[in-house]
RNA sequence: CAAGUAAGACAGACAAUCGCGGCUGCAUGUGCCGAAAGGCCGCAGACGAGGAAAGUCCGGGCUUCACAGGGCAGGAUGCCGGAUAACGUCCGGUGGAGGUGACUCCAAGGCCAGUGCAACAGAAAUAAACCGCCUGUUCCGGUAUAUGCCGGAGCCGGUAAGGGUGGAAAGGCAGUGUAAGAGACUACCGCCUCUCUGGUAACAGCGGGGGCACAUGUAAACCCCAUCCGAAGCAAGACCGGAAAGAAGCAGUGUGGCGGCCCGUCACGCUUCAGGUUGGUCGCUCGAGCACGGCGGCGACGCCGUGCCUAGACAGAUGAUUGUCCACGACAUAACCCGGCUUAUCGUCUUGCUUGACAC
Numbered sequence: 001c002a003a004g005u006a007a008g009a010c011a012g013a014c015a016a017u018c019g020c021g022g023c024u025g026c027a028u029g030u031g032c033c034g035a036a037a038g039g040c041c042g043c044a045g046a047c048g049a050g051g052a053a054a055g056u057c058c059g060g061g062c063u064u065c066a067c068a069g070g071g072c073a074g075g076a077u078g079c080c081g082g083a084u085a086a087c088g089u090c091c092g093g094u095g096g097a098g099g100u101g102a103c104u105c106c107a108a109g110g111c112c113a114g115u116g117c118a119a120c121a122g123a124a125a126u127a128a129a130c131c132g133c134c135u136g137u138u139c140c141g142g143u144a145u146a147u148g149c150c151g152g153a154g155c156c157g158g159u160a161a162g163g164g165u166g167g168a169a170a171g172g173c174a175g176u177g178u179a180a181g182a183g184a185c186u187a188c189c190g191c192c193u194c195u196c197u198g199g200u201a202a203c204a205g206c207g208g209g210g211g212c213a214c215a216u217g218u219a220a221a222c223c224c225c226a227u228c229c230g231a232a233g234c235a236a237g238a239c240c241g242g243a244a245a246g247a248a249g250c251a252g253u254g255u256g257g258c259g260g261c262c263c264g265u266c267a268c269g270c271u272u273c274a275g276g277u278u279g280g281u282c283g284c285u286c287g288a289g290c291a292c293g294g295c296g297g298c299g300a301c302g303c304c305g306u307g308c309c310u311a312g313a314c315a316g317a318u319g320a321u322u323g324u325c326c327a328c329g330a331c332a333u334a335a336c337c338c339g340g341c342u343u344a345u346c347g348u349c350u351u352g353c354u355u356g357a358c359a360c
Stems, first nucleotide, its partner, number of pairs: 001356010012325007020048002023045004029041001031040003050331001054342002057340005062233004074229005079093005094108001095106004109224002114222002116218003130163002132159003136155008171189002174186003190212001191210004196205003237282004246273005254268005289308008326329001
């Protein structure tokens, strides 16, 4: 310098003016709206979206309901250890796969509990003789007397070494062996198993034994095993509280309607409770918070100290205009909160590491 790899930061900048949102301070008219609760009107000040605010896919807080205990159904997860409020997330390892490497990726329990599926090809798919190879035997031909040798065809057998099909054909490979072959036997590798050693564990390693089986694959096929999970969600929900329906008490024989009168009947009062519609308030943002420093830990993370307060709406606020500059600006706009995952994203910068080239 180039290419790569891992982690992280920023997300047009500055200034002015006009707006919008809640907050704080001052001011405060017996002002306005409203039944009330409560809200509104002035001035000033500072503050006011994101790394994903998104998808709503996991986990937790919070809230209401449910809940003795246990089970069924359903769902999720699945190597080991740890972190955490919790997780399907993260960290550190193990094993496997990819890469020259830095490094990256993996739902990675169990098909000797059972069931299912395995197209096509192929003789045969859990079993096997299609071609081939070989012994024997029958026949034919050649040779010509060695009752044999050579070649061909058929038959009875042996054979899983070779060919062919396939993702897969009963460990691989080399040798011994044999009529030809075969873990039949031997070495190496693989597999199974036993002991020992190291490790918290997953697992790794040395050594011995077994000639190699239950004999294939598939569980993001049903299923089995282990662990975890009550349901619904801020339109959750709590409080205040005109109305309607309701209950109790008091007063009283009243007033009004049913054409005038009586009876009858209907409606009407006050107080308290209850109720919870329109409406209002809370929930609502001080929190598993942020920044810096120190300590412990390989790390995720934890502990301590100091400092800071950083949107909180309910028709829902971030915008517009002007000027200057540049690399000309992507994806996208909070709605209870937080931890993750996934997806989208113009570009710029920083750091560690790897590989290659060149120079000293």